[in-house]
RNA sequence: AAGGUUUUAGGGCUAAUCGCUUCUGAAAGGAAGAGGAAAGUCUGGACUUCAUAGAGCAGGGAGGCAGUUAAUUGCUGCUGGGAGUAAUCCUAAGGAAAGUGCCACAGAGAAUAUACCGCCAUUUAUGGUAAGGGUGAAAAGGUGGUGUAAGAGACCACCAGUGACCUAAGAAAUUUGGUCAGCUAGGUAAACCCCUCUUGAAGCAAAAAUAAAUAGAAAGCCUUAAGAAGUUGCUCGCUUUGGCUUUAGGGUAAUUUGCUUGAGCUAAUAAUUAAUUAUUAGCCUAGAUAAAUGAUUAGCAAAAACAAAAUCCGGCUUAUACUAAAGCCUUUAUA
Numbered sequence: 001a002a003g004g005u006u007u008u009a010g011g012g013c014u015a016a017u018c019g020c021u022u023c024u025g026a027a028a029g030g031a032a033g034a035g036g037a038a039a040g041u042c043u044g045g046a047c048u049u050c051a052u053a054g055a056g057c058a059g060g061g062a063g064g065c066a067g068u069u070a071a072u073u074g075c076u077g078c079u080g081g082g083a084g085u086a087a088u089c090c091u092a093a094g095g096a097a098a099g100u101g102c103c104a105c106a107g108a109g110a111a112u113a114u115a116c117c118g119c120c121a122u123u124u125a126u127g128g129u130a131a132g133g134g135u136g137a138a139a140a141g142g143u144g145g146u147g148u149a150a151g152a153g154a155c156c157a158c159c160a161g162u163g164a165c166c167u168a169a170g171a172a173a174u175u176u177g178g179u180c181a182g183c184u185a186g187g188u189a190a191a192c193c194c195c196u197c198u199u200g201a202a203g204c205a206a207a208a209a210u211a212a213a214u215a216g217a218a219a220g221c222c223u224u225a226a227g228a229a230g231u232u233g234c235u236c237g238c239u240u241u242g243g244c245u246u247u248a249g250g251g252u253a254a255u256u257u258g259c260u261u262g263a264g265c266u267a268a269u270a271a272u273u274a275a276u277u278a279u280u281a282g283c284c285u286a287g288a289u290a291a292a293u294g295a296u297u298a299g300c301a302a303a304a305a306c307a308a309a310a311u312c313c314g315g316c317u318u319a320u321a322c323u324a325a326a327g328c329c330u331u332u333a334u335a
Stems, first nucleotide, its partner, number of pairs: 001331010012300007020033005035306001039317002042315005047203004059199005064078005079093001080091004094194002099192002101188003116133002118129005141159006160184002162181005168175002207257004217247006227241005264283008
């Protein structure tokens, strides 16, 4: 210098004028006013209501070890596996010897090998065989030898794997080394399933308080069937039993609460490899309800991204113009 990789910071600012929401003030006025994701609603909790004797089934979730947290499908470290020269990144990572299913095309055969060509034997049609050829993503451990009619872990040596036992390291997952067993008949569980652990339901449109109108109930007063009310303007007819006041209940409309001081934020110190935790000091930072956070002008080289709170927190995922910073790795060149 070029390329790669990991992580981090910002996401417009200043001034003036006119507005909006909340708080404060007697008034004038003053103070505060969206995000890193407020998004997706994927996940864990707080909070609320309902349900709940106890136990189990079904259904859902988790799945290497340890730590961390209020909790987690989160995070951190480590182990195993995979990609890369490396920095670094990815990993739903129990069980295929409980059982069932599936494995396109090609191929004889996709799992108790009905063996196409081949090899061998003899009765030429059968039997033995799985070395070699061929197919496929995958073909029953690999190489060499012994052996045989021809062959084969049938047997032997070495290599690879699996299991059991021993040994060493570690807190554990796991790893190092050794001995023994021919044990070696595939893959797929992000197919059903089996094993272990775990799990009430619904969500602020939760829920709570105050509490109109209307209808019904009770009490009191008025009216008295020739009354009163309804039916259409009147009469008849028909139907019903009335009017006023007060009270209680219920909880609709409406209003209020829930609503923002919280597992809070910032800084320093300490513990830890880290996530994270502890202590001390300082700070208060939107709370609307049809729903505010905007517009204009000027300047900054340009103002152009994704997107806008709605009960609140922890995480995950996804989107993001432009600008800036740091660590590490590889290659080349120079000193």
Molecule: Bacterial RNase P class A
Organism: Sebaldella sp.